Predicted 3D model of a 61-nucleotide RNA (Fluoride riboswitch aptamer (crcB RNA motif)) from a Hyphomicrobiales bacterium. It matches the Rfam family "Fluoride riboswitch aptamer (crcB RNA motif)". Gene Ontology terms of the family: response to fluoride and positive regulation of gene expression. NCBI's taxonomy places the organism under Bacteria, Pseudomonadati, Pseudomonadota, Alphaproteobacteria, Hyphomicrobiales.
RNA sequence: AUGGACGACGGGGAUGGAGUUCCCCUGCAAUCGCCGUCCGGCUGAUGACUCCUACCGUGAA
Numbered sequence: 001a002u003g004g005a006c007g008a009c010g011g012g013g014a015u016g017g018a019g020u021u022c023c024c025c026u027g028c029a030a031u032c033g034c035c036g037u038c039c040g041g042c043u044g045a046u047g048a049c050u051c052c053u054a055c056c057g058u059g060a061a
Stems, first nucleotide, its partner, number of pairs: 010025004016052006033042003
């Protein structure tokens, strides 16, 4: 790159993993952050909670 087959308890919820729970989608889908004087600014590994990892800040040894 091409051809064929298969494709549900399957997938998604602004960057990773797991558990619980909520919401959404049915493959042409759910989803792919916000602000602004327009080339700058802001929050966050979560939809929410908890834990782990990564990252950031502070203090101590």